[in-house]
Model confidence (mean pLDDT): 84 of 100. The part of an RNA shown here (large-subunit ribosomal RNA, domain IV) has 339 nucleotides and comes from a metagenome. It matches the Rfam family "Bacterial large subunit ribosomal RNA". Its family is annotated with ribosome and structural constituent of ribosome in the Gene Ontology.

Context: one part of a larger RNA
RNA sequence: CUAUGGUUAAGGAACUCGGCAAAAUGACCCCGUAACUUCGGGAGAAGGGGUGGUCUAGCGAUAGACCCGCAGUGAAUAGGCCCAGGCAACUGUUUACCAAAAACACAGGUCUCUGCUAACACGUAAGUGGAUGUAUAGGGGCUGACGCCUGCCCAGUGCUGGAAGGUUAAAGAGAUUAGUUAGUAUGACGUAAGUCGAUAAUACGAAGCUUUGAACUGAAGCCCCAGUGAACGGCGGCCGUAACUAUAACGGUCCUAAGGUAGCGAAAUUCCUUGUCAGGUAAGUUCUGACCCGCACGAAUGGCGUAAUGAUUUGGGCACUGUCUCAACAGCCCGCCCG
Numbered sequence: 001c002u003a004u005g006g007u008u009a010a011g012g013a014a015c016u017c018g019g020c021a022a023a024a025u026g027a028c029c030c031c032g033u034a035a036c037u038u039c040g041g042g043a044g045a046a047g048g049g050g051u052g053g054u055c056u057a058g059c060g061a062u063a064g065a066c067c068c069g070c071a072g073u074g075a076a077u078a079g080g081c082c083c084a085g086g087c088a089a090c091u092g093u094u095u096a097c098c099a100a101a102a103a104c105a106c107a108g109g110u111c112u113c114u115g116c117u118a119a120c121a122c123g124u125a126a127g128u129g130g131a132u133g134u135a136u137a138g139g140g141g142c143u144g145a146c147g148c149c150u151g152c153c154c155a156g157u158g159c160u161g162g163a164a165g166g167u168u169a170a171a172g173a174g175a176u177u178a179g180u181u182a183g184u185a186u187g188a189c190g191u192a193a194g195u196c197g198a199u200a201a202u203a204c205g206a207a208g209c210u211u212u213g214a215a216c217u218g219a220a221g222c223c224c225c226a227g228u229g230a231a232c233g234g235c236g237g238c239c240g241u242a243a244c245u246a247u248a249a250c251g252g253u254c255c256u257a258a259g260g261u262a263g264c265g266a267a268a269u270u271c272c273u274u275g276u277c278a279g280g281u282a283a284g285u286u287c288u289g290a291c292c293c294g295c296a297c298g299a300a301u302g303g304c305g306u307a308a309u310g311a312u313u314u315g316g317g318c319a320c321u322g323u324c325u326c327a328a329c330a331g332c333c334c335g336c337c338c339g
C1' cells in the first nucleotide's frame, strides 16, 4: 500500500456519468397527517412527543409522588423522507452463468374460424388431443386495467360473396397423318455391249392393327362484378389574398383511392437544436411548464388521460454523512525488516 471493520476538527455532495459507497432513519405507545383518488386508498404520509426504577390508588389501561444516570426500545436486531415528470394499469414472468426492464404475461376489448366424426393440432395409418366439452363452448390473430374515444381511403394486396362473359387441366371426341400388306399394274437397270430376273424388283394400295392427333365438350382457379380496415396497409403539392406590417379564415389550380379528424407535440419520436419564452440555480446541453416551424406523432402495429403499484427511468429538495476540500489516527489480517 492492499483487504476488512472503526473514529475524525471545520465545511456538508464542493465528489461523481450519477449521492456509487457510506452515514442517517428504525421497535412499541400517543398526538397529528396534504395534494390527488377508481372513495378502497394515498398513509407508517409528512411532522411532533413519550419509553428506566420505587411507592400509593385502581381489576386494568393509567394517574400521582419520589429516586438514579451523560444517556432508560441504556447492548443486539428493526422504514430515510418529500416534490415533479416518462414508461408500464396492477400481483406476476424472463436472457440457468454479463441485460429483470419500458420486454413477456395479464384481466378486459375486438376481429375471425368452428353445428360436432367441429374447427384446429399430432400421426404413413389406426387412432389421440380438443373434450367425457357443444357457440355464455373451443381454436387462431391483434390490442392490453379503468375513463374519454377510436376519424377519412376498398385504387393495390388479402379475405368473403357472386356468377353472365373471356381464359383454362386431366378426360371425352376423333377430322387428319404415318407405318404395315391382301391385292392391282408393269420386266428392271445400263449410252451401248450387256447384266439380273418371274420364288425377284418397282409403283399404287382396301380393311384390320399400330401411329399422329385438329375442331368440339370440359371444373375450380385467374380475368371480371361487389363487399370488407380493431384485414396488410395509405392518409398531397403549387400560387394568390384582409385599410401599418405580419399572417391567411378565403380563392385558384394540379394530382390522388383518400389527402391526417379528435387528442398530443423539440416528445423513449425534433435533424437544424443547447429551438424560443417562463420556472428552478449565483451560474442549468439535463429537468418542469408553455409555444408549434411535427426533418420524420396520431387513433386497438391503438390516441390521450389516469388513483394505486415498480430492486424501473429522469430532474429537484430536506436530513445525513470521509463521496469530496484533504487527508489523518487507532486496531486487525497478510507481506516485509531486525533479533
Base pairs, nucleotide, nucleotide: 006329007328008327010325011324014323019320027051028050029049030048031047036041038145052067053066054065055064056063057062068072080318081317082316083315084314085313086312087310088309092104093103108143109142110141111140112139113138114137120129121128122127146305147304148303149302151235152234153233156232157231158228159227160226161225162224165223166222167221171217172216178210179209180208183204184203185202186201187196188195189194236254237253238252239251240250263297264294275291276290277289278288279287